[in-house]
Context: one part of a larger RNA
RNA sequence: CUGGGUGUAAAGGGAGCGCAGACGGAAUGGCAAGUCAGAUGUGAAAGCACGGCACUUAACGCCGUGACUGCAUUUGAAACUGUUGUUCUAGAGUACUGGAGAGGUAAGCGGAAUUCCUGGUGUAGCGGUGAAAUGCGUAGAUAUCAGGAAGAACACCGGUGGCGAAGGCGGCUUACUGGACAGAUACUGACGUUGAGGCUCGAAAGCGUGGGGAGCAAACAGGAUUAGAUACCCUGGUAGUCCACGCCCUAAACGAUGAAUACUAGGUGCUGGGUAUCAUAAGAUAUUCGGUGCCGAAGCAAACGCAUUAAGUAUUCCACCUGGGGAGUACGUUCGCAAGAAUGAAACUC
Numbered sequence: 001c002u003g004g005g006u007g008u009a010a011a012g013g014g015a016g017c018g019c020a021g022a023c024g025g026a027a028u029g030g031c032a033a034g035u036c037a038g039a040u041g042u043g044a045a046a047g048c049a050c051g052g053c054a055c056u057u058a059a060c061g062c063c064g065u066g067a068c069u070g071c072a073u074u075u076g077a078a079a080c081u082g083u084u085g086u087u088c089u090a091g092a093g094u095a096c097u098g099g100a101g102a103g104g105u106a107a108g109c110g111g112a113a114u115u116c117c118u119g120g121u122g123u124a125g126c127g128g129u130g131a132a133a134u135g136c137g138u139a140g141a142u143a144u145c146a147g148g149a150a151g152a153a154c155a156c157c158g159g160u161g162g163c164g165a166a167g168g169c170g171g172c173u174u175a176c177u178g179g180a181c182a183g184a185u186a187c188u189g190a191c192g193u194u195g196a197g198g199c200u201c202g203a204a205a206g207c208g209u210g211g212g213g214a215g216c217a218a219a220c221a222g223g224a225u226u227a228g229a230u231a232c233c234c235u236g237g238u239a240g241u242c243c244a245c246g247c248c249c250u251a252a253a254c255g256a257u258g259a260a261u262a263c264u265a266g267g268u269g270c271u272g273g274g275u276a277u278c279a280u281a282a283g284a285u286a287u288u289c290g291g292u293g294c295c296g297a298a299g300c301a302a303a304c305g306c307a308u309u310a311a312g313u314a315u316u317c318c319a320c321c322u323g324g325g326g327a328g329u330a331c332g333u334u335c336g337c338a339a340g341a342a343u344g345a346a347a348c349u350c
Stems, first nucleotide, its partner, number of pairs: 003322004007304002012318001014201004021194003025088007033081002035077008048066006091191001092188004096183003103177007110154001114150008125136002162169002206247006215241002220236004258317006266295013299306002323350003332343004
C1' cells in the first nucleotide's frame, strides 16, 4: 500500500456554515469522451510459455509457434456513466395559517436569603468540632426588633419536561431577533448530500484594560490531627468568581457512537401539532406527523449490549486507526501579550 476497522480493545474532527472536489431523482431526444465490438498497423532482438533439435544427460545452446494483456488509426453499437436540449414532481425550497419552547441579544423591575452600617431591647457568652483550639465578645457580641446599603444567585413550579449545531440556556416584564414543528393549498423545478483547505461559534480556568466586590474561595496565615501532615477538619483570607471590551481555543467538549438518505416485528410512557368517532363537563377511543425515554423480535456483537433515536441491512461523502513505552515529547513551522495551543517525529527499549 492493500485489507480490515473506529460505543467500551488503537481509532469520529468540540460544533456549525461552506469554496473546490466526490457522489446524486423521473421521462425523452441528440452527441459519442468513458465503455463495448470488428479491421489495419505497430508492439526490435534476447528473455518468457509451449513443441522440437543437438552436445553421452542436465544446465547452456539452436529452430518453430504463441504470448507481449499495450499504443495509434479507422468502421460501428448506444444499455450504463458523461455531455447537451426539452419536459416532470416523489428530493429540496418559497409563500400562507397556527400553536409550543430556560433558543439568542439588550433594557427595566421584583422578593427571599447573606454580609455590612445605624438605632432600640438585652447580658455573658458566641462560634466551631469526633473532641478542641485559633477566632469574635463587657469598647456590650451572639440572640431579637426597626431602618438603611451592597453585590451575587433566582427556592417552590421543575419533570429520564422543553429549546439550541455544539458549548449551553431557568425570577418577572418589554423591545429586537434565529430555528424547528403541524396544517392545508399554490408556486419554483433537482435548486440536492457530503465537504480537504477556509471562515464562524466554542464550558471552566487563564491573560490585558477599566469597573465592581455581598457570599464563596486557589495562594497564604493561624488552630487542630499526626511519628510527620507543605493534606483531609476548623478560624480567617487575596487573586478569582460578577460587568464592559479584547484575547485564549482547550475538556471524560461523552451518547466515549461523524453527517445524509432509504429499508427492516412489536409493546409502553412523556412532549408539540392535526384528523375522525363517541361524549359533550372534564374527556375517552382510533389514527397521523415531529421530538424525547424505557422494554423488546429479527439481525448484529468478543462479550457487555445495540435494536425504526441501530452498534441491523445498504448507498454517498468527510475524519481517523495500524503493538506497548519513548511521547502528544524533541526539532521545525504557524498562531498567541503570556500561559500555551495546533501540527508532530526518531534513536533507543520491551
Molecule: small-subunit ribosomal RNA, central domain
Organism: uncultured bacterium